[in-house]
RNA sequence: CGCAGCGUGGGAGAUGGCAUGCCUCCCUAACCGCCUUUACGGCUGAUGAUGCCUACACGCGA
Numbered sequence: 001c002g003c004a005g006c007g008u009g010g011g012a013g014a015u016g017g018c019a020u021g022c023c024u025c026c027c028u029a030a031c032c033g034c035c036u037u038u039a040c041g042g043c044u045g046a047u048g049a050u051g052c053c054u055a056c057a058c059g060c061g062a
Base pairs, nucleotide, nucleotide: 009027010026011025012024013023016053017052018051019050020049022048033043034042035041036039
């Protein structure tokens, strides 16, 4: 330095928190939303997925 086996971590998934016998990805990468006439323009969602909480938005009632 290379190969093989075993063991053991850390990180990420478009804005917050907790959880999961869950999913995928990354080892300096994974990841860093979409559309258009590119504009003092438009659109969806707090999740990768699920549950709960918080914030925001809409409607109704007190």
Molecule: Fluoride riboswitch aptamer (crcB RNA motif)
Organism: Crenobacter luteus